[in-house]
RNA sequence: GAGCCGGCCGUGCGGUCGCGUCGGUGAUCCAAGCGAUCACCGCCGAGGAACGUCCGGGCUCCACAGGGCAGGGUGGUUGCUAACGGCAACCCGGGGUGACCCGCGGGACAGUGCCACAGAAAACAGACCGCCGCUCGGCUCCGGCCGCAGCGGUAAGGGUGAAACGGUGGGGUAAGAGCCCACCAGCACUUCGGGUGACCGAGGUGGCUCGGUAAACCCCACCCGGAGCAAGGUCAAGAGGGUGCGGCCGCGGCCGCGCCUGCGCAGGCGUUCGAGGGCGGCCCGCCCGAGCCUGCGGGUAGACCGCUAGAGCCUGCCGGCGACGGCAGGCCGAGAUGGAUGGCCGCACCUUGGCGUUUCGGCGCCGAGGACAAAACCCGGCGUACAGGCCGACUCGU
Repeated sequence: GAGCCGGCCGUGCGGUCGCGUCGGUGAUCCAAGCGAUCACCGCCGAGGAACGUCCGGGCUCCACAGGGCAGGGUGGUUGCUAACGGCAACCCGGGGUGACCCGCGGGACAGUGCCACAGAAAACAGACCGCCGCUCGGCUCCGGCCGCAGCGGUAAGGGUGAAACGGUGGGGUAAGAGCCCACCAGCACUUCGGGUGACCGAGGUGGCUCGGUAAACCCCACCCGGAGCAAGGUCAAGAGGGUGCGGCCGCGGCCGCGCCUGCGCAGGCGUUCGAGGGCGGCCCGCCCGAGCCUGCGGGUAGACCGCUAGAGCCUGCCGGCGACGGCAGGCCGAGAUGGAUGGCCGCACCUUGGCGUUUCGGCGCCGAGGACAAAACCCGGCGUACAGGCCGACUCGU
């Protein structure tokens, strides 16, 4: 200097005015509750992604109790974790000089499909140019040579293509070919060693060797209830009805308070010969069950809980290559509900443009900019966005 990997910050301080929860003090109101309103004081008050809604959970309800089919997810091994499609380490394959990076990483001998164009031929394929032999014709220096057609052998050479039925060398052959041999690669069987394992290393024997693609359908292995805080729960109110007490009355009833229930009309099905509902989608089976469904009209939409103390955070020590775990001590950092944290001023910081200056380290003045962006039940991940800046390890070159 270039590269590669990891981590962190992301405006700070002061003043002033103004917000929200909670706590305290005081005052006022009142239906007399720890209620409402106001004032003052105090603690605290958005993120590292709060975004995406892509995964996994906690929590709540269905709701506890099966079999099968279909559907979905994952896909090397071993670990971590509450779990995951996450994370760590390692293995194999590929890329790179390297640090490192990438991988929809089980199966093509269960089956089906596809491989355009080119090429003879794209999977037990095949002969375009060739090579060789025989028949035929011509020439001949008798070694052979040339040519047309036919028959037969061949896939070593050349060509096409992303890919052509192992590679190199030798022998052999009419010419060739794993036809045979040596070495190598692959495959099958097998011995020993290392490793928890995926796998790695060293040998032996052998038919000699029958492509790629599953991020195509598929097969195999493992895993999988649904819905979701608008989940769910408590209180209040409520048109109508029933009822108790009291009062009034024109004896038909009406009013007030309390309690219970819970809107009205029409239609359909059903009440143990079971409507309807539940068990993921379907089937079987099982369970609950006296009400359920449709249409029209009406009332209510309020208050509170859930709602923030957690698979939480920080520090130290120990174990582990690591993800992470154990032990000890300490801390409590919004909980809104039309939805709060903002405005103004000053100084400083970072970046940058211009001017001036310089002992070339920098300094002074003026101007501009300061990212992505925002809780709404919570947590663990992944993905995406990000002005500007800082730190560390490693690799290569000089």
Molecule: Bacterial RNase P class A
Organism: soil metagenome